[in-house]
RNA sequence: AGGACGGUAGCUCAAUUGGUAGAGCAACGGUCUCCAAAACCGUCGGUUAGGGGUUCGAGUCCCUUCCGUCCUGCCA
Numbered sequence: 001a002g003g004a005c006g007g008u009a010g011c012u013c014a015a016u017u018g019g020u021a022g023a024g025c026a027a028c029g030g031u032c033u034c035c036a037a038a039a040c041c042g043u044c045g046g047u048u049a050g051g052g053g054u055u056c057g058a059g060u061c062c063c064u065u066c067c068g069u070c071c072u073g074c075c076a
Stems, first nucleotide, its partner, number of pairs: 001072007010025004019056001027043005049065005
């Protein structure tokens, strides 16, 4: 330098291929317990990496920028 894949809650990941953004863990509260852990119940938590476009409607499609991983190549 070129190419492939990826970026969604604090973490790990979904979202049926354009039609209400979710789960587990964590955190917090409660039940239980002498206390704690475990278990159970509940709650909170989002600029879907940034910007622009298409569309009635975008996490999803198009353009661009940034970041990460991998592959190929160049120089030394």